[in-house]
């Protein structure tokens, strides 16, 4: 210096144009003589960042950032 992949709750990850979801973990309730498991549920997200296309974008397009990894 060029090229590719990744950025979604605290933590692993789904969601490939139409209401953002799981597991675990947090807290409450149940359940138990008590712990744990196990049942219900309740909170938590400006979807990396700014534009752009679109009746609509997490998803498509563009530029930046922050990581990986391969060329040189």
């Nucleotide at each position: 210096g060029g090229g590719a992949g990744u950025g979604u709750g605290g933590c692993u990850c789904a969601g490939u144009g139409g209401u953002a979801g799981a597991g675990c973990a947090u807290c409450g309730c149940u359940c138990u003589g008590a712990u744990a498991a196990g049942g219900c549920g309740a909170g938590g997200g400006u979807c990396g960042c700014a534009g752009g296309u679109u009746c609509g974008a997490u998803u498509c397009c563009u530029g930046c950032c922050a990581u990986u990894c391969c060329c040189a």